Predicted 3D model of a 477-nucleotide part of an RNA (small-subunit ribosomal RNA, 3' major domain) from an uncultured bacterium.
[in-house]
Context: one part of a larger RNA
């Protein structure tokens, strides 16, 4: 000087408390451990691994296993020599790839050859998701969006170092003010960026319809218009600016006015010096080591989907603030051409037929659902709950046996609110309700977004956890 203390002081955080809803019990989904297996590929391991890499394992993917093939190779450059192609097609054969046979088939030219393509000896080499993340780059997590981390000159100290950065206030903040042997500066904080809340101007179709006219069963449907909504470009607006009180006349705090918004308005992006030899050699790149008729390449089939069990994360429930039925209403944000696919017809339905329109503020996906109204059930393992199972089907796809999703009928398990323990959340939040997208042929209860409805409680500091500043002690460096 740090680190540490079941030392002290001060401060902060859904850290506790006050509340609301969960997890832990059930069934299922999913990940992991373990076990099993020919293989169940590999990685991730307290917080910060475990719906994680994987934004999607039937084949492919695929790295694993069994069996079958290839050896200058599936891919790149050079290459003596040979051919005229390459592409495409037919036949044989195989589990499939590999393999065998045949047909078709270039351009320029000074006729020497050249361009391009194919085959190809020997060899240089290719190839490796083989090892080492404790050899590395790059990227990422975490403390933590915590308020810290440092430097120059000066001063003090023999020196390591100190000072500045401490102190009095204040703040979300090393934020600002005052003081001070310090005076300044840098990286962080904040602001500058984006979205959102109000509004002016400009613009007005594919959006809108107040007034005018036409028109319909209805309809911005048509003429017309751009007032309104909206769209999207550019401005305004919030700065403790104003008032009162407190404070040291400061910074600032409390209350008020005006205002759409008030003291950082709400959200995002943005992550200092560093810590964890943290994670990743399997995104990629890369040193060294290793394999080289195999640790490379390729094909079929299997496996990654196993199942006495244990854990994590979720979904659905256990019901009446509910279940079911009928007929009504109101979103936002997205996607669409090998695509979205309307009206219409067929089917109980998944879906099928058909194909209008739309590269989309035009058309389509598209029905929003909770909700409100009416009816029914009457507290029961039920008209709750839907696992499991049987039968019959639909769709995607060469192909749904291992191992897809969905539909109809039947079957109708556990479960009556969950021990110890434990998690999230402070407002348009929690809880609850649907909708969309990426990946994707097909395959979400996951992920990332979108809106609808919409609370309770706290504003305090005693304790638990984590962090910051000052101080104290010294088993440690």
């Nucleotide at each position: 000087u740090g680190a540490c203390g079941g030392g002290g002081a001060c401060c902060c955080g859904c850290a506790c408390a006050a509340g609301c809803g969960g997890u832990g019990g059930a069934g299922c989904a999913u990940g992991u451990g373990g076990u099993u297996u020919a293989a169940u590929u590999c990685g991730a391991a307290g917080c910060a691994a475990c719906g994680c890499g994987a934004a999607g394992a039937a084949c492919c993917u695929u790295a694993c296993c069994a069996a079958g093939u290839c050896u200058u190779g599936a891919c790149a450059u050079c290459g003596a020599u040979c051919u005229g192609a390459c592409c495409g097609g037919u036949u044989c054969g195989u589990a499939a790839u590999g393999g065998a046979a045949c047909c078709u088939u270039u351009c320029c030219u000074u006729c020497g050859g050249g361009a391009c393509a194919g085959a190809g000896a020997a060899g240089a080499c290719a190839g490796g998701u083989g090892g080492u993340g404790c050899a590395u780059g790059g990227u990422u997590g975490u403390c933590g969006u915590c308020a810290g981390c440092u430097c120059g000159u000066g001063u003090c100290g023999u020196g390591a170092g100190a000072u500045g950065u401490u102190g009095g206030g204040u703040u979300a903040a090393g934020u600002c003010c005052c003081g001070c042997a310090a005076c300044g500066a840098g990286c962080g904080c904040a602001a500058c960026c984006c979205c959102u809340a109000u509004u002016g101007u400009c613009a007005g179709u594919a959006g809108c319809c107040a007034g005018c006219a036409g028109g319909u069963a209805a309809a911005g449907c048509u003429g017309g218009g751009c007032a309104c909504u909206c769209u999207g470009a550019u401005g305004a607006g919030a700065c403790u600016g104003c008032c009162a009180g407190g404070g040291a006349u400061a910074a600032c705090c409390u209350g008020g006015a005006g205002g759409a918004a008030g003291g950082c308005g709400g959200g995002g992006g943005g992550g200092a010096c560093g810590u964890c030899a943290a994670a990743u050699c399997a995104u990629c790149a890369u040193g060294c080591c290793c394999c080289c008729u195999a640790u490379g390449a390729u094909u079929u089939g299997g496996g990654c989907u196993a199942c006495a069990c244990a854990c994590g994360u979720g979904c659905u429930a256990c019901a009446a603030u509910g279940g079911c039925g009928u007929a009504a209403a109101c979103a936002a944000a997205g996607g669409g051409a090998a695509g979205c696919g309307a009206g219409c017809c067929c089917g109980c339905g998944a879906g099928g037929g058909g194909g209008a329109g739309c590269a989309a503020a035009u058309c389509c996906c598209a029905a929003a659902a909770a909700u409100a109204a009416c009816g029914u059930c009457c507290c029961a393992g039920u008209u709750c709950g839907g696992a499991c199972u049987g039968c019959a089907g639909u769709c995607u796809g060469c192909a749904a046996c291992u191992c897809g999703a969905c539909u109809g009928c039947a079957c109708g398990a556990a479960g009556c609110u969950g021990g110890a323990a434990u998690c999230g959340c402070u407002a348009g939040u929690a809880a609850u309700c649907g909708c969309g997208a990426a990946u994707c042929a097909g395959a979400a209860u996951g992920u990332c977004g979108c809106g609808g409805c919409g609370a309770a409680u706290a504003a305090a500091a005693u304790c638990c956890c984590g962090g910051g500043u000052c101080u104290u002690g010294c088993a440690c460096a």
RNAcentral holds the full RNA, with entries from ENA and SILVA.